This is a predicted structure of a 99-nucleotide RNA (SAM riboswitch aptamer (S box leader)) from an uncultured Cyclobacteriaceae bacterium. It was read from a public genome assembly, where an Rfam model found it.
């Protein structure tokens, strides 16, 4: 990659390095970005899926395995709603789990 469940409006940055684009896709809005973004390293740090511990579902703790650290998945599109407010689905991403 495919499948099946879960979750996804909460929380979490600093330095060194590289230079222009980035925000998954296609398009529409919007934002970020040379006051150096995005990506890459180290370091920190957040969360608590799965492992572990504390004493059991629960609860809590974080040394393991993954993730994750602007904006809700940044936001809309397809459905119902009334074209609104809100509410479903997909996608997509992450755990686990299976063949």
């Nucleotide at each position: 990659g495919a499948u099946u469940u879960a979750u996804a409006a909460a929380g979490a940055a600093g330095a060194g390095g590289u230079g222009a684009g980035a925000g998954a896709u296609u398009a529409g809005g919007c934002u970020c970005u040379u006051u150096g973004a995005c990506c890459c390293u180290c370091u920190g740090g957040c969360a608590a899926c799965c492992a572990u511990c504390a004493g059991a579902c629960c609860u809590g703790a974080a040394a393991g395995g993954u993730g994750c650290c602007a904006a809700a998945u940044c936001c809309u599109a397809c459905c119902c709603a009334a074209u609104a407010a809100g509410g479903g689905a997909a996608c997509u991403a992450u755990a686990a789990a299976c063949a």
Rfam family: SAM riboswitch aptamer (S box leader). Rfam links the family to the GO term regulation of gene expression.